Bacterial RNase P class A from a Longimicrobiales bacterium, 379 nucleotides, folded computationally. The model forms 91% of the base pairs in the Rfam consensus. The source organism's lineage runs through Bacteria, Pseudomonadati, Gemmatimonadota, Longimicrobiia and Longimicrobiales. RNAcentral holds the sequence, with entries from ENA. Rfam family: Bacterial RNase P class A. Gene Ontology terms of the family: dimeric ribonuclease P complex, tRNA processing and ribonuclease P activity. About the family: Ribonuclease P (RNase P) is a ubiquitous endoribonuclease, found in archaea, bacteria and eukarya as well as chloroplasts and mitochondria. It is annotated as a ribozyme.
């Protein structure tokens, strides 16, 4: 000068004063029930007192995965969505750990949607001669044929034609380097490298092997294009769901009585029908209340297994839970950073943010400090 992992929390620590929310205990008031009238139970609160607890590493985004709850569901397939190297961890995951490969970095290390391109369909702007089983712009050659010169050996032209080494275009141009070869060239031939196939060796596997043989090389890229293959996936969410239940409406019963008909002495009795107030009962259920709801895939510590994620075991702790609303304010001293100066004082600052059914992750926001290990350079 850098890299990795982890930890702590910042308005932090010690005081002082004043507050807020939950729970527990006491006390006072009010209501209600019971009563042997002494009191006891129970509910509420702008009574007061005491005790105890009271945000985060992300509580956030709600992006994945689960628990829990209700609904749905023979089995299988189609459609749709997701995931995608290998092995492991886990309740599960798109997470984590270890490894492989690729790539970046001198390095410690970082990053990677990293299955399949001989199943099929498709795409490739611009530039360029040519972009898929391609192509000849510049260039090279012109052995062979042609034309011209020369008696001839031979020389010239670049017409036919050959070439793809070099230049040029491009993200990408149908292997690379060297040698032989040739008119010039070319896997045309050879060696090595690369590639493909078969085998051998190592590895659980992905994969690896200056291992063997065969093949002159065919099989380019894109699947965050359709697609193919393998595996996974029912829906809704604590406003889930459960219990209790005013009032209003509904149903039923009792119910003074009214109307009609028959008999008859006003009246009374019987039958049918209607039915006010009031009271009681019933089911569903609104407001409201209670629950779900804080002991959990829990925290901390020791020991053990494992490279690790993680697991086992022992000990110990109980740690917010509502209304959407509480978890704070002021002062003094100290701490850290910045600035100033008369050098121990003054001024300013100390992020991001905040629970609401609960966990495991990911991502995003963000300040300061600490610890451990490692790399490179210089002395």
């Nucleotide at each position: 000068g850098g890299g990795a992992a982890g930890c702590g929390a910042g308005u932090g620590c010690g005081g002082a004063u004043c507050g807020c929310g939950g729970c527990c205990g006491g006390u006072g008031g009010c209501g209600u029930c019971g009563u042997u009238c002494g009191c006891g139970g129970u509910g509420c609160c702008u009574u007061c007192c005491g005790g105890u607890c009271g945000a985060g590493g992300a509580a956030a985004g709600u992006c994945c995965g689960a628990g829990c709850u209700c609904c749905g569901c023979a089995g299988g397939g189609c459609a749709g969505g997701g995931u995608g190297c290998c092995g492991g961890c886990u309740a599960a995951c798109g997470g984590c750990c270890g490894g492989g490969c690729g790539u970046c970095g001198c390095g410690a290390g970082g990053c990677g949607a990293c299955g399949g391109a001989c199943a099929g369909u498709g795409c490739a702007a611009c530039a360029g001669a040519g972009a898929g089983c391609a192509g000849a712009c510049c260039g090279c050659c012109g052995a062979u044929g042609g034309c011209c010169c020369g008696c001839g050996a031979g020389g010239g032209c670049a017409c036919a034609g050959g070439c793809a080494a070099g230049g040029g275009u491009g993200a990408a141009a149908c292997g690379g380097u060297g040698g032989g070869g040739u008119a010039a060239g070319a896997g045309c031939c050879c060696a090595c490298c690369g590639c493909g196939c078969u085998c051998c060796c190592g590895g659980u596997a992905a994969c690896g092997g200056c291992g063997a043989g065969c093949g002159g090389c065919a099989c380019g890229g894109c699947a965050a294009a359709c697609c193919c293959c393998a595996c996974c996936c029912g829906g809704a969410g604590c406003a889930a769901g459960g219990c209790c239940a005013a009032g209003c409406a509904g149903g039923g019963g009792c119910g003074a009585g009214g109307c009609g008909c028959g008999g008859c002495c006003c009246g009374c009795g019987c039958c049918g029908u209607c039915g006010a107030a009031g009271c009681c009962c019933c089911g569903g259920g609104u407001a409201g209340g209670c629950u779900g709801c804080a002991c959990g895939a829990g925290g901390c510590g020791g020991c053990g297994a494992g490279c690790g994620a993680u697991c086992g075991u022992c000990g110990u702790c109980c740690c917010a839970g509502a209304g959407a609303a509480a978890u704070g304010a002021u002062c003094c001293g100290c701490c850290c950073c910045c600035g100033g100066c008369u050098c121990g004082c003054c001024g300013g600052g100390g992020a991001c943010a905040g629970a609401a059914c609960u966990c495991g992750g990911c991502u995003u926001a963000u300040u300061c400090g600490c610890u451990u290990c490692c790399c490179u350079c210089u002395c």